RNA sequence: GGAGUUAACUGUAUAGUUGCUGUUCACGCAGAGGAAAGUCCGGACUUCUAAGGGGAGGGCGCCAGGUAAUACCUGGGAGGUGAGAGCCUACGGAAAGUGCCACAGAAAAUAUACCGCUAAAAAAAGUAAGGGUGAAAAGGUGUGGUAAGAGCACACCGCAUAAUUAGUAAUAGUUAUGGCAAGGCAAACCCCGUCUGAAGCAAGGUCAAAUAGAAGGAUAAUGAUAUGCCCCUUUAUCUUCCUUGGGUAGACCGCACGAGCCAGAUAGUGAUAUCUGGCCUAGAUUAAUAACUAUACAAGACAGAAUCCGGCUUAUAGGUUAACUCCCUAA
Numbered sequence: 001g002g003a004g005u006u007a008a009c010u011g012u013a014u015a016g017u018u019g020c021u022g023u024u025c026a027c028g029c030a031g032a033g034g035a036a037a038g039u040c041c042g043g044a045c046u047u048c049u050a051a052g053g054g055g056a057g058g059g060c061g062c063c064a065g066g067u068a069a070u071a072c073c074u075g076g077g078a079g080g081u082g083a084g085a086g087c088c089u090a091c092g093g094a095a096a097g098u099g100c101c102a103c104a105g106a107a108a109a110u111a112u113a114c115c116g117c118u119a120a121a122a123a124a125a126g127u128a129a130g131g132g133u134g135a136a137a138a139g140g141u142g143u144g145g146u147a148a149g150a151g152c153a154c155a156c157c158g159c160a161u162a163a164u165u166a167g168u169a170a171u172a173g174u175u176a177u178g179g180c181a182a183g184g185c186a187a188a189c190c191c192c193g194u195c196u197g198a199a200g201c202a203a204g205g206u207c208a209a210a211u212a213g214a215a216g217g218a219u220a221a222u223g224a225u226a227u228g229c230c231c232c233u234u235u236a237u238c239u240u241c242c243u244u245g246g247g248u249a250g251a252c253c254g255c256a257c258g259a260g261c262c263a264g265a266u267a268g269u270g271a272u273a274u275c276u277g278g279c280c281u282a283g284a285u286u287a288a289u290a291a292c293u294a295u296a297c298a299a300g301a302c303a304g305a306a307u308c309c310g311g312c313u314u315a316u317a318g319g320u321u322a323a324c325u326c327c328c329u330a331a
Stems, first nucleotide, its partner, number of pairs: 001327010012296007020031004033302001037313002040311005045200004050234006057196005062076005077091001078089004092191002097189002099185003114131002116127003139157006158180001159178008204253004214244005223238004260279008
């Protein structure tokens, strides 16, 4: 100097004039994001809940931590990938069972013999080493042995089991034994472990207003109803459900002080936790948060609140910072 990786910040600013919303007695103060997006997760909150038990259904799936909680985050292990810094994870079980593996190939799991090799008059036989097909063909490399071959035998590796060492653990190392059950797929059904009420701010509540407490049907104590579905028990109540038709539909609360934000210190590898100090930062409801001018600048991309918060995912012009990796060059 160049090319990368990881983690972040910013994403207009100032002044004036006019306009809108909230708040304040007034002066004044405040007013759309890092994703407000997707509605994919987790909760807070509200209502339904008489209690207990069981089941189905659903979520998760290596280990250990964090958190209000999670399918999230952090760290570690294993596997894969890159030259590297790093990145990814479809990470419980295939010896419980069922199922699938197109085409090609002789044969795709209770798995073979097309070519080949051996043998041979011929027939029958042996073989799974070599070739071929395929994503995948009875563990791999080497040596010996054999009619030719084969874990047939041996060495090393792989695999399985046991012991031991380190570690909280997942796992890893070492040693010993064994020729050795096993093709792959469970993001196929399934098995195992573990967790799990439902609905949602159009939740819910107060005030006001209005009418038709209407009509019809089914069912009713051996019954019906009572935190999503099914079953059982106890308890409580006496109805419960469906269709048609009519009236009203305005105001207020919920509504923003929060698992809140910023800074520092301490502990920790880290996520984070604790303490100290400071700050208040939209609350609309036919839906406010804007328009113009001037200056500065590097640039205005992706894009607009509706109960709130914590995540994940997706989109993003331009600018800025730090650490690390690799290449080239010079001293």

This is a predicted structure of a 331-nucleotide RNA (Bacterial RNase P class A) from a Gammaproteobacteria bacterium.
The model forms 98% of the base pairs in the Rfam consensus.
Rfam family: Bacterial RNase P class A. Gene Ontology terms of the family: tRNA processing, ribonuclease P activity and dimeric ribonuclease P complex.